RNA sequence: UCACGAUAAGGCCGAACCAUCCGAAAGGACGGGGCGGAAAGUCGCGGGUCUUCGCAGCAAGACGGCCGGACUGCCGAA
Numbered sequence: 001u002c003a004c005g006a007u008a009a010g011g012c013c014g015a016a017c018c019a020u021c022c023g024a025a026a027g028g029a030c031g032g033g034g035c036g037g038a039a040a041g042u043c044g045c046g047g048g049u050c051u052u053c054g055c056a057g058c059a060a061g062a063c064g065g066c067c068g069g070a071c072u073g074c075c076g077a078a
Stems, first nucleotide, its partner, number of pairs: 004076002012037002017032002020029003035065001041071003045068003048063005054058001
C1' cells in the first nucleotide's frame, strides 16, 4: 500500500414515528427520536421501484438505508 473487518480505541451516520416548512405527488429540509449501518460518505453511470402538476403516448421528477459500479475516507487485531 492492497485485501480484510475485532468483545480494540476515538468517533460518525440516523429507520419508523412526531412537530414545522417546501412539493401536484413520490419525496425533501430542519428539530426531536433511534431501527439499524464498516462506508447508511459522494455520484442518478447501469438495473429496479415509486410519483404524475403537465403532456398526449411522450416527458418530467423521486429513492444511494433496493442492487451493481466508480471515486473518496477513520482505525489496525486476526